Overview
The part of an RNA shown here (large-subunit ribosomal RNA, domain I) has 593 nucleotides and comes from Sediminispirochaeta bajacaliforniensis DSM 16054.
Context: one part of a larger RNA
C1' cells in the first nucleotide's frame, strides 16, 4: 500500500406515493370594450414581507335566495372582535370601482404633468372637490366664402366606429424557398409557410344560361365509394378528377324591366284633355320626359305585361267636377294560410323545462385473535334502482362523503309550445286566343397577354380578366372538351337563405392496455429566479409522523451540535426528516506485500 469482513459517513438512485399534467368523449358555450375591455401600476389587513381578495364605500358594502354553527383567506400565533335577531360559506342581481392601458381635454420617457367651461365649497378664493371637453362614419339641422344662385367650409344634434382575444377554425388580397426530380432550368415543394384585410359562431357555398346522353336527374354543403381510375407530366420526378351510386341533411325565395300609378322638376302652351255612355260643369288640365316612392312581375315543354274572350268568386262600406250606371281604387267585419332562424318585422303574456346554489338517500355487530391502530383474523347479520369512487391510525356494500334513485330557484339567463300581435289570401282566381310590348350591355362574345379548371398551349372546351374591339335582344340567348350539322339541355350579365361540415381560449361531466417528479406540460405551478442594452432566452426545486404528541428538565459547549431523560409503533422517522443503491471518505478487525 493491496484484498476481504463488520459498522459508519457522505450522496439522493431505486421502490412506494401524488397534490400536478397529456390525450380522447360527451354537452354547453363561442365574445369583452367608450357604460372605458384584455392587461397592468399603486394601493388595501390590529401586527402583513409573497400569493390571492378587493378598489380611497379598498380580504370588502346593500338586496334577493340556497344552509345552519362556527368564523374572522393561503395561514400559524397573540390582540381584538362576530354569529340560530342566522354570521362564515355557496348562488343571484345592484353600489362603489384610484392611476395607466383603444386611453379619448392637451402633453408624455404607461401607471406621471398641465389645463379650458360649468357647478359645489368658502366672507371670497388663485385652493380642494363633481361633471364635462379626442378623432371619425352615417343623416339630419343650422350656418355659410372666393362668386349672382349655389359649392367647400364651419356649428350643433341623434347614433355608430376605434382596441383586445385562441399561436384554432373562415373567406378575401398578396406570397416564398429549403426540399424532391438521386445535377438542374419547365416542373415538385405549394397557392403550402409567411404578410396583409374582414369576419362569423361557425364562415364559404347555394336554388341551374347545372348535369346526363338519346335514358333522364333537380339548389348547396359534408362523408363513402367511384379511384390511384379516366387523364395531365422535361410522358421525369411526380400531379390527379368528374359522372354515377351510397348515406347526413333538406327550404326555398325577393328583385331590375314591360304596364298602372303618386309626388317633385323640366318642356309643350289655351286646347288637343278631364276611365265609359248622356247631360251639366272645369281646365297651371293634358301630353312628353327625368327622379324618387307604391302597385305589378320574376319564368325556359318559355314566362310576365298589355289586348280580346270563357267561366268561378263571402258580407257591409267609402272615393273621385255634379247626378245615374258601369268599370276602377279603397276601408272593415268574417273565414283560411302563414309568421320574426332566409323568404317583411317588433314586443309582450301564460305553461313547460334547462343553466346559474342546493335537498333526501338503504344496509353492523361482537371478538378472551394480531397488531401501535382493524377496515385484516373469527363469530353472526343486513342492503341493494345504491357492490363508482374517495377518506378514515393496515385492506370497510353496511363508519364518513358520496353513489343509484328521487326532489327543488327569490333572482338572471336563453330555450320550446301557446296566445296576444302582425303579415297574406278572399277585393280577385283558373283557363283560351293573337304576337303588340318586356326579360339586367361597354355585357357575352373575339383577338393579345396572364390566372383557375387534375388538364403544363396542347385538338384545348369551360371559368376569370389587363389592353384593344365589340353583340342577339325571343324568328332570341349559352351549354353538351377545337370547329359544323342534327339533337337534347338551360336561360347569363341583380340579391338572400337554416341544417347536415370546421375548430377548442373557455365551463361541466366521464374516461385511458397515458405519465408518476431527469417522467408529464417550460412550469406539481414559473414565464418565476436568473441571462441578454433590446427582440428574446429561460430553470432548479415534492413526501416526519396516524396525530406535532416537533423533544419539557438535567449536563457539555460562546454557538453549532451533542449526551441523558421525555414523546412515539418507530428518532439510524428529530424538521439537511419515507425506502437510503453507487461512485468517494473513513473507524475496527483478518489476511498479505
Nucleotide at each position: 500500500g493491496g484484498u476481504c469482513c463488520a459498522c459508519g459517513g457522505u450522496g439522493g438512485a431505486u421502490g412506494c406515493c401524488u397534490u400536478g399534467g397529456a390525450g380522447c368523449u360527451g354537452u354547453c358555450u363561442g365574445g369583452c370594450g367608450a357604460g372605458g375591455a384584455a392587461g397592468g401600476a399603486c394601493g388595501u389587513g390590529g401586527u402583513a414581507a409573497g400569493c390571492u381578495g378587493c378598489g380611497a364605500a379598498a380580504a370588502g358594502u346593500c338586496c334577493c335566495g340556497g344552509g345552519g354553527a362556527g368564523g374572522a383567506g393561503c395561514a400559524a400565533a397573540c390582540a381584538u372582535c362576530u354569529g340560530c335577531u342566522g354570521a362564515u360559506c355557496c348562488g343571484g342581481g345592484g353600489a362603489u370601482g384610484u392611476c395607466c392601458g383603444a386611453a379619448u381635454g392637451g402633453g408624455g420617457u404607461a401607471a406621471c404633468c398641465c389645463g379650458g367651461c360649468c357647478g359645489u365649497u368658502u366672507a371670497g378664493a388663485u385652493g380642494a372637490c363633481g361633471g364635462u371637453c379626442a378623432c371619425u362614419g352615417u343623416a339630419c339641422g343650422g350656418u355659410g366664402a372666393a362668386u349672382c344662385c349655389a359649392u367647400a367650409g364651419c356649428c350643433g344634434u341623434a347614433u355608430g366606429g376605434a382596441g383586445c382575444g385562441a399561436g384554432a377554425c373562415g373567406c378575401a388580397g398578396g406570397g416564398a424557398a429549403c426540399u424532391g426530380a438521386a445535377c438542374c432550368a419547365u416542373c415538385u415543394a405549394a397557392g403550402u409557410a409567411c404578410c396583409u384585410g374582414c369576419a362569423g359562431g361557425a364562415a364559404g357555398a347555394g336554388a341551374a344560361a347545372u348535369c346526363a346522353a338519346a335514358c333522364g336527374a333537380g339548389a348547396u354543403u359534408c362523408c363513402c365509394u367511384c379511384a390511384g381510375u379516366a387523364g395531365c407530366g422535361g410522358c421525369g420526378a411526380g400531379c390527379g378528377a368528374a359522372a354515377g351510386g351510397g348515406g347526413a341533411a333538406g327550404a326555398g325565395c325577393c328583385u331590375a324591366a314591360a304596364c298602372c300609378u303618386a309626388u317633385a322638376g323640366u318642356g309643350u302652351g289655351u286646347a288637343a284633355g278631364u276611365u265609359c255612355u248622356a247631360c251639366a260643369g272645369c281646365g297651371u288640365u293634358g301630353c312628353a320626359u327625368u327622379a324618387u316612392g307604391g302597385g305589378g312581375g320574376u319564368u325556359g315543354u318559355a314566362a310576365g305585361c298589355g289586348g280580346u274572350u270563357u267561366u268561378c268568386g263571402g258580407a257591409c262600406u267609402g272615393g273621385g267636377u255634379g247626378u245615374a250606371g258601369a268599370a276602377c281604387c279603397g276601408g272593415u267585419c268574417g273565414c283560411g294560410c302563414a309568421g320574426u332562424g332566409a323568404u317583411a318585422a317588433a314586443u309582450c303574456a301564460a305553461u313547460u323545462g334547462u343553466a346559474u346554489a342546493g335537498c333526501g338517500g338503504a344496509a353492523u355487530g361482537c371478538u378472551a385473535c394480531u397488531g401501535g391502530g382493524a377496515a385484516g383474523g373469527g363469530c353472526a347479520g343486513c342492503c341493494a334502482g345504491a357492490g363508482a369512487g374517495g377518506g378514515u391510525g393496515a385492506a370497510a356494500g353496511c363508519c364518513c362523503c358520496g353513489u343509484a334513485u328521487g326532489c327543488g330557484a327569490a333572482a338572471u339567463a336563453g330555450a320550446a309550445u301557446u296566445g296576444a300581435c302582425u303579415g297574406c289570401g278572399u277585393g280577385g282566381g283558373a283557363g283560351a286566343c293573337g304576337a303588340g310590348c318586356u326579360u339586367g350591355a361597354g355585357u357575352a362574345c373575339g383577338a393579345c397577354g396572364g390566372g383557375a379548371c387534375a388538364c403544363g398551349a396542347g385538338g384545348a372546351a369551360u371559368c376569370u380578366u389587363g389592353u384593344c374591339g365589340g353583340a342577339a335582344g325571343c324568328a332570341g340567348g349559352g351549354g353538351a372538351g377545337a370547329c359544323c350539322a342534327c339533337u337534347c339541355u338551360c336561360c347569363a350579365a341583380g340579391g338572400c337563405u337554416a341544417a347536415a361540415u370546421a375548430c377548442a381560449c373557455g365551463a361541466c361531466a366521464g374516461c385511458u392496455a397515458c405519465c408518476g417528479a431527469u417522467a408529464g406540460c417550460g412550469a406539481a405551478u414559473a414565464g418565476u429566479a436568473c441571462c441578454g442594452u433590446g427582440a428574446g432566452g429561460g430553470a432548479a426545486a415534492g413526501g416526519u409522523g396516524a396525530a406535532a404528541a416537533g423533544u419539557a428538565c438535567c449536563c457539555c459547549g460562546g454557538g453549532a451540535g451533542g449526551g441523558g431523560a421525555g414523546u412515539g409503533a418507530a428518532a439510524u422517522a428529530g424538521a439537511a426528516c419515507c425506502u437510503g443503491a453507487a461512485a468517494c471518505c473513513g473507524u475496527g478487525g483478518a489476511c498479505u506485500u

Its mean pLDDT, the model's own confidence on a scale to 100, is 81.
NCBI's taxonomy places the organism under Bacteria, Spirochaetia, Spirochaetales, Sediminispirochaeta, Sediminispirochaeta bajacaliforniensis.